The RNA shown here (transfer RNA) has 74 nucleotides and comes from Ligilactobacillus salivarius ACS-116-V-Col5a. The sequence is in RNAcentral, with records from ENA. Lineage of the source: Bacteria > Bacillati > Bacilli > Ligilactobacillus > Ligilactobacillus salivarius. It matches the Rfam family "tRNA". By type it is a transfer RNA.

RNA sequence: CGCGGUGUAGCUCAGCUGGCUAGAGCGUCCGGUUCAUACCCGGGAGGUCGCGGGUUCGAUCCCCCCCGCCGCGA
Numbered sequence: 001c002g003c004g005g006u007g008u009a010g011c012u013c014a015g016c017u018g019g020c021u022a023g024a025g026c027g028u029c030c031g032g033u034u035c036a037u038a039c040c041c042g043g044g045a046g047g048u049c050g051c052g053g054g055u056u057c058g059a060u061c062c063c064c065c066c067c068g069c070c071g072c073g074a
Stems, first nucleotide, its partner, number of pairs: 001073007010026004019057001028044005050066001052064003
């Protein structure tokens, strides 16, 4: 330098062909349970969906640029 993949909650990841309020597990906080802790049960908080632009009535999803990470080639 070229090509491919990838970026969604603190972490690991779903999100089917564009459409209802963006989700799960773990973690965290509060409560229950216990003599107490753990396990277990109930509930809550936490997201500019990497940045910017475009298409569209409508974008996490499609298109373009840029940035980070991984891999391949030279």